[in-house]
Background
Predicted 3D model of a 68-nucleotide RNA (transfer RNA) from uncultured Treponema sp. Its Rfam family is "tRNA". It is annotated as a transfer RNA. The sequence is in RNAcentral, with records from MGnify.

RNA sequence: CGCUAUAGCUCAGUUGGUAGAGCACGUGAUUUGUAAUCUCGGGGUCGUGGGUCCGAAUCCUACUGGCG
Numbered sequence: 001c002g003c004u005a006u007a008g009c010u011c012a013g014u015u016g017g018u019a020g021a022g023c024a025c026g027u028g029a030u031u032u033g034u035a036a037u038c039u040c041g042g043g044g045u046c047g048u049g050g051g052u053c054c055g056a057a058u059c060c061u062a063c064u065g066g067c068g
Stems, first nucleotide, its partner, number of pairs: 001068005008023004017054001025041002028038002047063005
C1' cells in the first nucleotide's frame, strides 16, 4: 500500500430504504428403531469508536484482527 471482517460454519446482500441462503441446531410427520426425506421454527447491537444523511451492512474517517 491492496484485499478482507455479516447467524455456530461457508457465504450473498443488485451503485443508501424493514438483513438473507445453504449446511448445522431444535419441533413435528413418516419408520419397530436409526438414517434418509418432508414440515415448521429459533438464532444477528453487520469487527470497534466517531461523522454525513430523514434513513447506513452499504458513503467518509480513525482504530483492531486476518491475508498478501